The prediction has a mean pLDDT of 75. Bacterial RNase P class B from a Clostridiales bacterium, 337 nucleotides, folded computationally. It matches the Rfam family "Bacterial RNase P class B". For this family Rfam cites "Ribonuclease P: unity and diversity in a tRNA processing ribozyme" (Frank and Pace, Annu Rev Biochem, 1998). From the family's description: Ribonuclease P (RNase P) is a ubiquitous endoribonuclease, found in archaea, bacteria and eukarya as well as chloroplasts and mitochondria. Its best characterised activity is the generation of mature 5'-ends of tRNAs by cleaving the 5'-leader elements of precursor-tRNAs. Its family is annotated with ribonuclease P activity, tRNA processing and dimeric ribonuclease P complex in the Gene Ontology. Its Rfam clan is "RNaseP clan". By type it is a ribozyme. The model forms 99% of the base pairs in the Rfam consensus. The sequence was found by an Rfam model in a public genome assembly.
């Protein structure tokens, strides 16, 4: 280097928070005890389930509307049932393998970064060739002819699974056949053509960019997420009603404080029961390590609790804090093995 385990314990004091017995209390609170209290990654949000709501579509009922001479057909609503197909979405260097996936695993190919073991990559597709008429210009043997620029990297051709239209501020002349600056060499009668080389910049005549739009392959209905979703007081206040006309009285909708979703684990099944698992305390058995019975408690906050001292051990240090549940992938990490 890579990989794979661990990731501080123990005891005491003082402190925080949910739960729970007992005292104090007019409620809400204080107090004494008891017992639980943030990781392998709790991160990343990259995959899958589960749950909840939503889009989209094809088929099926029912309702309403338009078309028809009828049969029948369209749209639009609204339930249900699904994911066959579209639509949206989604992956992207090549073989093998494993997996639902997401990504792993082994070989090899290319770019990149290390002195090097070795690391990392969002790695499909920005292609290849290439006109002419006309106009202008330069030259000549001159009402012609030979050449150069422009037309224009157009029109068209060829390949590929795809290469179409777009951007490249500032600096530079100039962001791709360019308003070619500067300076050299080649070719020419020349106009002009072609190389080098500086300068400006991330990139300069085979430039760059698709994490630009898109295309192409191929997968496959898709999203969004506990801030899902769901209840929901008074006060105010908006609408409407009523008659005693009033800070009235009912009803609707909207929002709020607040609850649920929300916490070991299974099943029944209701707002509750049953039965089991770890931890803790206490009483009784027996008896040197066990069995019974009993009470408590399993993180559930969200104005975000789990903190600090202090001694020993010792390797003691890193990465880094639960927030809707499980499972998996990914990355970050010092010190030991």
């Nucleotide at each position: 280097c890579a990989u794979g385990g661990u990731a501080a314990g123990u005891a005491g004091c003082c402190g925080c928070u949910g739960c729970u017995u007992g005292c104090u209390u007019u409620u809400a609170a204080g107090u004494a005890g008891g017992u639980a209290g943030a990781g392998g990654a709790a991160a990343g949000u990259c995959g899958a389930g589960a749950c909840a709501c939503g889009c989209a579509c094809a088929c099926u009922g029912c309702u309403g509307c338009g078309u028809u001479u009828u049969u029948a057909c369209g749209c639009a609503g609204u339930a249900g049932c699904g994911u066959a197909a579209a639509a949206c979405g989604g992956u992207g260097c090549c073989c093998g393998g494993c997996g639902u996936a997401a990504g792993c695993c082994g070989g090899g190919g290319c770019g990149g970064g290390g002195c090097g073991a070795c690391c990392c990559g969002a790695c499909g597709a920005c292609a290849g060739c290439g006109a002419a008429a006309a106009a202008u210009g330069c030259c000549c043997u001159a009402u012609g002819g030979g050449u150069a620029u422009c037309u224009a990297g157009u029109a068209g051709c060829u390949u590929u699974a795809a290469a179409g239209u777009g951007c490249c501020a500032c600096a530079g002349a100039a962001a791709c056949u360019a308003g070619g600056u500067c300076u050299u060499c080649u070719g020419g009668u020349a106009a002009c053509a072609g190389g080098g080389g500086a300068a400006u910049g991330g990139a300069a005549c085979u430039g760059g960019u698709a994490a630009a739009c898109u295309c192409c392959a191929c997968c496959a209905g898709c999203g969004u997420g506990c801030a899902a979703c769901c209840c929901a007081a008074a006060u105010a206040g908006g609408c409407a009603g009523c008659c005693u006309u009033g800070a009235g009285c009912u009803g609707c909708g909207g929002g709020u404080a607040g609850g649920g979703g929300c916490a070991c684990c299974u099943c029944c099944u209701u707002u509750g029961g049953a039965g089991g698992a770890g931890g803790a305390g206490a009483a009784a058995c027996a008896a040197u390590g066990g069995u019974u019975u009993c009470u408590c408690u399993u993180a559930g906050a969200u104005a975000g609790a789990u903190g600090g001292c202090u001694a020993c051990u010792c390797a003691c240090g890193a990465c880094a804090g639960a927030a809707u549940c499980u499972c998996g992938c990914u990355u970050a990490c010092a010190g030991c093995c």